THF (Tetrahydrofolate) riboswitch aptamer from a Halobacteroidaceae bacterium, 103 nucleotides, folded computationally. Of the family's consensus pairs, 91% are formed in the model.
RNA sequence: GGCAGAGUAGGUGCCAUGCGUAGGAGUGCUUGGGGAUGGGACGUUGCCCCAAGACGAAAUGCCAUCUUAGAAUGGCUGCGGUAUGGUCACCGCGUCCGCUAGC
Numbered sequence: 001g002g003c004a005g006a007g008u009a010g011g012u013g014c015c016a017u018g019c020g021u022a023g024g025a026g027u028g029c030u031u032g033g034g035g036a037u038g039g040g041a042c043g044u045u046g047c048c049c050c051a052a053g054a055c056g057a058a059a060u061g062c063c064a065u066c067u068u069a070g071a072a073u074g075g076c077u078g079c080g081g082u083a084u085g086g087u088c089a090c091c092g093c094g095u096c097c098g099c100u101a102g103c
Base pairs, nucleotide, nucleotide: 002103003102004100005099010091011090012089013088014086015085016084017083018082019080020079021078029053030052031051032050033049034048035047039097040096041095042094043093059077061076062075063074064073065072066070
């Protein structure tokens, strides 16, 4: 010097605990603005936040209790492209430099 490898933001699954399941939560979509992002620099598919807009998913379930009355309270089961978390599993930087346990 060449090859190989590791490491971000984050994603999916699983688990736990919640929230929602009438009166249009949340997720997803569009536009604009801002931010973070392998150890460093520049950035991007991707990620987060804010504003506006369009859209409008999920049992009017079962049992018990109280009641003049319930879209009440509690429990159970289900549902939602649902939220947060995790000594878990898998996936995971474009260029240049750096790194090493290897060739």